[in-house]
Context: one part of a larger RNA
RNA sequence: CUCUGGUGAAGGAACUAGGCAAAUUGGUACCGUAACUUCGGGAGAAGGUACGCCUAUAUCGGUGAUGGAACUUGCUUCCUAAGCUGAUGUAGGUCACAGAUACCAGGUGGCUGCGACUGUUUAAUAAAAACACAGCACUCUGCUAACUCGCAAGAGGAUGUAUAGGGUGUGACGCCUGCCCGGUGCCGGAAGGUUAAUUGAUCGGGUUAGCCCUUUUAGGGCGAAGCUCGUGAUCGAAGCCCCGGUGAACGGCGGCCGUAACUAUAACGGUCCUAAGGUAGCGAAAUUCCUUGUCGGGUAAGUUCCGACCUGCACGAAUGGCGUAACGAUGGCCACGCUGUCUCCACCAGAGACUCA
Repeated sequence: CUCUGGUGAAGGAACUAGGCAAAUUGGUACCGUAACUUCGGGAGAAGGUACGCCUAUAUCGGUGAUGGAACUUGCUUCCUAAGCUGAUGUAGGUCACAGAUACCAGGUGGCUGCGACUGUUUAAUAAAAACACAGCACUCUGCUAACUCGCAAGAGGAUGUAUAGGGUGUGACGCCUGCCCGGUGCCGGAAGGUUAAUUGAUCGGGUUAGCCCUUUUAGGGCGAAGCUCGUGAUCGAAGCCCCGGUGAACGGCGGCCGUAACUAUAACGGUCCUAAGGUAGCGAAAUUCCUUGUCGGGUAAGUUCCGACCUGCACGAAUGGCGUAACGAUGGCCACGCUGUCUCCACCAGAGACUCA
């Protein structure tokens, strides 16, 4: 010097990203206990008092010796109650600095974000505000259900039957959940337009039995049937176009200019665009760039914190909005207590390292 323990003057978080670590607290009985609250809680809130041993004594409980009485003479019943023992008190005394004496054994309070809660998770860097959750809503499904697995048989769903089952979103509870259906999706409609396989009308090409012409062992022209190659009238459903509906479906929710008798601001007016222009509530926020915004509080001093303001770069209503008691090995801030975290280090014990043997 390193590690594991221990003690510490004065101060007491000045340490540090942060009280990390350590210290404080700690048991039982009694007294006492705030805001808030979903009336259950909060709560062991907070904050106090007592606690050993000896003697005496009181009450109650367990066991029940002994003695007595009665008769129905019994493993009987009744009365008595010693001794031993357990619990709870009362009085007096006594020792130590210290009596929950060791081990064991909550630090506490205040404001606030997030998530209601218990739970779950990255086995071996993340335990959380993430996931789940009860509750809420939408939607599908009438039973050979929807849906899922499988090529199929078949199986799950379910030996269930819409108070059931599947999918999706939200996430206790309280108060609520605004406007837009133009786009996309879904649902409904069927008049019109378009439209597949199918059908194969019509028309055209090739071939040629035959016919005609000629420059006649050869060439040219026309050409039925059949075969064949194309053309594709007509018939023709869903879908799409079309017409409606639908947002706890995917999603979206404006700009410019002017105006009041100080100034400022604009209840008011004008205009352009849109499917409609953000309602309630909240707001420098887990969201605010400018920004350490401004004001108030807390500090001697506060980029964090709490309360306001609203100029919301770029909150906003089940991709939920705003509150909320309780809960949390959760995030931020403050206070009391406590301390070697620190000012500033010192010493002790043990184990190493190191030196020598």
Overview:
RNAcentral holds the full RNA, with entries from SILVA. Predicted 3D model of a 357-nucleotide part of an RNA (large-subunit ribosomal RNA, domain IV) from a marine sediment metagenome. It matches the Rfam family "Bacterial large subunit ribosomal RNA". Its mean pLDDT, the model's own confidence on a scale to 100, is 88.